[in-house]
RNA sequence: AAGAAAGUGGCAGAACGGCAAUGCAGCUGGCUUGAAAUCAGCUCACGGGGGUUCGACUCCUCCCUUUCUCG
Numbered sequence: 001a002a003g004a005a006a007g008u009g010g011c012a013g014a015a016c017g018g019c020a021a022u023g024c025a026g027c028u029g030g031c032u033u034g035a036a037a038u039c040a041g042c043u044c045a046c047g048g049g050g051g052u053u054c055g056a057c058u059c060c061u062c063c064c065u066u067u068c069u070c071g
Stems, first nucleotide, its partner, number of pairs: 002069006010024003018054001026042005047063005
């Protein structure tokens, strides 16, 4: 310098253009003499700008960051 991929809660990780799962962690409660385990509930997220669309995590585009390949 060229090409490709990825970016979503505290962490990991899904998501046909219409509702953002799930697990771990955290909090509250049940159970227990008390814990652990377990059960129920709750909290918390789409890298940034612009565009398309009635509607965008999803499509287009430009950046930012990370990774891989080639040289």